RNAcentral holds the sequence, with entries from Rfam and Ribocentre. The RNA shown here (Lysine riboswitch aptamer) has 179 nucleotides and comes from Virgibacillus sp.

RNA sequence: UUUGGGGAUAGAGGUGCAAAUAACAUCAGUACACAAUCGGAGGAAAAUGGGUUCCUGUGAACAUUGUGGAAAGGGGAAUUUGCCGAAGCUUUAAGAAGCUCAUAUAUCUUAAGGCUGGGUCUGUAUUGAAUAAAUACAGGACUGUCAUAUAGGUGACUAUAUGGAGGGCUAUCGUAAAG
Repeated sequence: UUUGGGGAUAGAGGUGCAAAUAACAUCAGUACACAAUCGGAGGAAAAUGGGUUCCUGUGAACAUUGUGGAAAGGGGAAUUUGCCGAAGCUUUAAGAAGCUCAUAUAUCUUAAGGCUGGGUCUGUAUUGAAUAAAUACAGGACUGUCAUAUAGGUGACUAUAUGGAGGGCUAUCGUAAAG
């Protein structure tokens, strides 16, 4: 100096990712509370069934009107922090939570497997209260990176085309072999 497999450390991509915070819009003039009317025996504790407790003829549910009137999950933006498989989605298993048991589960946590390079736009489907957002599939242009081909360049490299995938790519270190 070159090459190879595996390793360690550090990095890059950009409308990049996530969390926390306090606001905002939505959820929603909904749930719920109170009052009036109606009604006439049931109702509440998230769903279904059992239990328990509570409310109820001093009038339950349902319905209408009036006066008040939320929250959670989901969202975008800002700030800060942590980051670059960041992270997201999905499947399975275990656990937590709600009066209790069973089933199931909106929700939360953990583990394992699978998929996605990144954001963006269009269409369809699903989830969703949703015209938000996400995911899957199909497609478009963009972008980072590597490989191959072609063209240009002494060269570093540049342009175009095609293809690959983050288990990728770059740098350094160490290791093995060759010169």
Record summary: Lineage of the source: Bacteria > Bacillati > Caryophanales > Bacillaceae > Virgibacillus. The coordinates come from a structure-prediction model, not an experiment, and the mean pLDDT is 76.